A computed fold for a 320-nucleotide part of an RNA from a Candidatus Nealsonbacteria bacterium, annotated as large-subunit ribosomal RNA, domain IV. The coordinates come from a structure-prediction model, not an experiment, and the mean pLDDT is 85. It matches the Rfam family "Bacterial large subunit ribosomal RNA".
[in-house]
Context: one part of a larger RNA
RNA sequence: CAACCGACGUUAGGGAAUUCGGCAAGUUAGUCCCGUAAGUUCGCGAUAAGGGAUGCCUGCUCGGGAAACGAGCAGGUCGCAGUGACCCGGACGCUCCGACUGUCUAAUAACAACAUAGGUGACCGCUAAUCCGAAAGGACUCGUACGGUCACUGAAUCCUGCCCAGUGCGGGUAUCUGAACACCCAGUACAAUGGGACGAAGGACCCGUUAACGGCGGGGGUAACUAUGACCCUCUUAAGGUAGCGUAGUACCUUGCCGCUUCAGUAGCGGCUUGCAUGAAUGGAUGAAUGAGAGCGUCACUGUCCCAACGUUGGGCCCG
Repeated sequence: CAACCGACGUUAGGGAAUUCGGCAAGUUAGUCCCGUAAGUUCGCGAUAAGGGAUGCCUGCUCGGGAAACGAGCAGGUCGCAGUGACCCGGACGCUCCGACUGUCUAAUAACAACAUAGGUGACCGCUAAUCCGAAAGGACUCGUACGGUCACUGAAUCCUGCCCAGUGCGGGUAUCUGAACACCCAGUACAAUGGGACGAAGGACCCGUUAACGGCGGGGGUAACUAUGACCCUCUUAAGGUAGCGUAGUACCUUGCCGCUUCAGUAGCGGCUUGCAUGAAUGGAUGAAUGAGAGCGUCACUGUCCCAACGUUGGGCCCG
């Protein structure tokens, strides 16, 4: 032989007052019996939640051909405690996102990102379309449209509005434009060169196409309180945002307003909603199950804290 650091253990009373945040720790825990809500795609939710029991000894019953094993009855008995240690779910409620299981940044990101089944469109009749390769050749495929390739969306449910003016793609085309070669005329002792006619693709022009890229207005007035504006007028566009949803993971103003929750709530939830700048496969809305996803709350529980204390152990420290 201290401070300090690491790993642990126990703490009266309180119980999240800590903190960005219950981070960490703690609670719960096995098996049997009882019991189990909302919601729901009727499968689930569910070990929901919430209760009770649990050891050992003696005797016995039942199942089993017997044994092993399993289910049970009666009596007794010990402890604070009988899944006695180890092993071993904390629970519930609301919302967002992604349907789900799955995949991912080997070594700071596991997610709402990717994928997915499902949906839709485009191309392709096979000597195909698409892809690799100057090519030969090869993959798809020893397959053939109930197939393959490309692209978008992303289970299911209810749906998916208007616009083809622009860009793109497809088709058509009397006419216009449209290169070179070859052709005709001129020219050149040959050429060069000049002009003409012909005229492909493409373009002009016309049509179609948005689950193609994309886009989806402004002003003024108006109802017998006020307010609002079903209604009217006008400018203008290709068409002027439909159903929905909405202060949103999208809303600047914004801590919008109202309600609930708290003593106190820029948080959360439910409404309203004039949406700076929501909106329908760049999918819109919903939604059971699911999640080491994000936010909020309740109960239980606790050294997170009030407010620290003590102990164990390894370093540190000292000597060599």